Transfer RNA from a Candidatus Uhrbacteria bacterium, 75 nucleotides, folded computationally. Its Rfam family is "tRNA". The family's RNA type in Rfam is transfer RNA.
RNA sequence: GGACCGGUGGUGUAGUCCGGUUAACAUGUCUCCCUGUCACGGAGAAGAUCGAGGGUUCGAAUCCCUUCCGGUCCG
Numbered sequence: 001g002g003a004c005c006g007g008u009g010g011u012g013u014a015g016u017c018c019g020g021u022u023a024a025c026a027u028g029u030c031u032c033c034c035u036g037u038c039a040c041g042g043a044g045a046a047g048a049u050c051g052a053g054g055g056u057u058c059g060a061a062u063c064c065c066u067u068c069c070g071g072u073c074c075g
Base pairs, nucleotide, nucleotide: 001074002073003072004071005070006069007068010027011026012025013024020058029045030044031043032042033041051067052066053065054064055063
């Protein structure tokens, strides 16, 4: 330098193929209940506008372009 894969709550992932209602699940955090207390268990809440910028579209995490970071392979 070239090709491909990945980047989504604090953490780990799904969702992308085939654009469409409030971005889902687990775990963690907080509050309440339970308990003599903690843990376990039960109920609830907060937390990501999807790596960044632009484009297409009535509408983009999803499609297109550029770019940043990480990884694999090739040279």